């Protein structure tokens, strides 16, 4: 000095998924608060006829919907719709994702009320214009 690795701090992204406090066998547990999610009324919608929940239906989540290829599994073009490019927003440009899972025959909305989650995974120079706040001289 260059390469692997292993462990900490930080600053940062996807996401609700953070913080306090008490306790730990130090892997967690418990409880509060913020934040997220389901259930649940009048009214309205749906049925009650001509309707349909077997072609079940129903939910978190952007992650639905196509074509084409395969015997399936999968794979590839695309797509709704969604992220990021380090103050915010708006435009442009440029990179990405377009998954997973759960419930259990059951559930439109929904006031009071019930119930429940608080993980898991990455990245560390990082476009540019306008406006706008902000902080510093």
């Nucleotide at each position: 000095g260059a390469c692997c690795g292993u462990c900490g701090a930080c600053c940062g992204c996807c996401g609700a998924g953070u913080c306090c406090g008490c306790g730990u066998u130090c892997g967690c547990g418990c409880g509060g608060a913020g934040c997220c999610g389901g259930g649940g009324a009048c009214c309205c919608a749906c049925c009650a006829c001509c309707u349909u929940u077997c072609u079940g239906g129903g939910g978190u989540g952007a992650a639905u919907c196509g074509g084409c290829a395969u015997c399936a599994g999968u794979g590839c073009c695309g797509u709704a719709g969604g992220g990021c490019g380090a103050c915010u927003u708006c435009c442009a440009c440029g990179c990405c994702c377009g998954a997973a899972c759960c419930c259990g025959u059951c559930a439109g909305c929904u006031a009071a009320c019930c119930c429940g989650g608080u993980a898991g995974g990455c990245g560390g120079c990082a476009u540019g214009g306008a406006a706008g706040c902000a902080a510093g001289g």
A computed fold for a 137-nucleotide RNA from Microtetraspora glauca, annotated as c-di-AMP riboswitch aptamer (ydaO/yuaA leader). The source organism's lineage runs through Bacteria, Bacillati, Actinomycetota, Streptosporangiales and Microtetraspora. Its Rfam family is "c-di-AMP riboswitch aptamer (ydaO/yuaA leader)". Rfam's curators write: This family represents a conserved RNA structure found upstream of the ydaO and yuaA genes in Bacillus subtilis and related genes in other bacteria. The ydaO/yuaA element is thought to act as a genetic 'off' switch for the ydaO and yuaA genes in its native state. It is believed that the element may be triggered during osmotic shock leading to activation of ydaO, a predicted amino acid transporter gene, and members of the yuaA-yubG operon which code for KtrA and KtrB K+ transporters. The sequence was found by an Rfam model in a public genome assembly. Its mean pLDDT, the model's own confidence on a scale to 100, is 84.